[in-house]
C1' cells in the first nucleotide's frame, strides 16, 4: 500500500421512545436517550419498501433493507 477485523489503542455515530420545530404525508432538523453499527461517513445508479395521486407520474421519502460507487481512524491475527 491492497485486502482483513482483535476480549487492542484512542475516537466516533446513534435506534426505540419523549419534548419542540418542519411537511398533505412517508419522513426531516435540534434537544434529551442508547438499541446497536469496522464505515451505523457521504452519495437515490439499480433493486426493494413506504408516501401523494383515479391513474400516468413525482421538482417525494428510507444510505440504520439490499447491491453498488466514493472517502477514512488504529494495526494484533
Nucleotide at each position: 500500500u491492497c485486502a482483513c477485523g482483535a476480549c487492542a489503542a484512542g475516537a466516533g455515530c446513534a435506534a426505540a421512545c419523549c419534548c419542540g420545530g418542519g411537511g398533505u404525508g412517508a419522513c426531516c432538523c435540534g434537544g434529551g436517550g442508547a438499541c446497536g453499527c469496522a464505515a451505523a461517513g457521504c452519495c437515490a445508479c439499480g433493486g426493494a419498501u413506504c408516501c401523494u395521486g383515479u391513474a400516468a407520474a413525482g421538482c417525494g421519502a428510507u444510505g440504520g433493507c439490499c447491491g453498488g460507487g466514493u472517502u477514512a481512524c488504529c494495526g494484533a491475527a
Predicted 3D model of a 77-nucleotide RNA (c-di-GMP-I riboswitch aptamer) from Desulfuromonas sp. CSMB_57. The coordinates come from a structure-prediction model, not an experiment, and the mean pLDDT is 89. Taxonomically the source falls in Desulfuromonas (Bacteria, Thermodesulfobacteriota, Desulfuromonadia, Desulfuromonadales).